This is a predicted structure of an 84-nucleotide RNA (c-di-GMP-I-GGC riboswitch aptamer) from Oceanobacillus limi. NCBI's taxonomy places the organism under Bacteria, Bacillati, Caryophanales, Bacillaceae, Oceanobacillus. The model forms 95% of the base pairs in the Rfam consensus. It was read from a public genome assembly, where an Rfam model found it. Rfam family: c-di-GMP-I-GGC riboswitch aptamer. A reference for the family is Weinberg et al. (2017), "Bioinformatic analysis of riboswitch structures uncovers variant classes with altered ligand specificity", Proc Natl Acad Sci U S A.
[in-house]
RNA sequence: CUAGAGAAAGGCAAACUCAUUGAAAAAUGAGGACGCAAAGUCACAGGUCUAACGCAAGAUGCUAGGACGGCUGGAUUACCUGGA
Numbered sequence: 001c002u003a004g005a006g007a008a009a010g011g012c013a014a015a016c017u018c019a020u021u022g023a024a025a026a027a028u029g030a031g032g033a034c035g036c037a038a039a040g041u042c043a044c045a046g047g048u049c050u051a052a053c054g055c056a057a058g059a060u061g062c063u064a065g066g067a068c069g070g071c072u073g074g075a076u077u078a079c080c081u082g083g084a
Base pairs, nucleotide, nucleotide: 001083002082003081004080011036012035016031017030018029019028020027021026034070040076041075042074044073045072046071047068048067049066050065054062055061
């Protein structure tokens, strides 16, 4: 510099359950492993979800805002192993 075969040394932890927070999406902790080679970090672009308050109206509406990095791209840093 380049690649990811074996989940491998080490690591993360979906669904689900319980507790807490929140209006909600969801988050955090504990248990639990479906998976993951960036499933580390950053909401920058797209996407998805939510919509208390507000707007509108009498609704399964709209939106500021919020959430998701385990949806894609981008930025950035790094372990192991193989190759050059």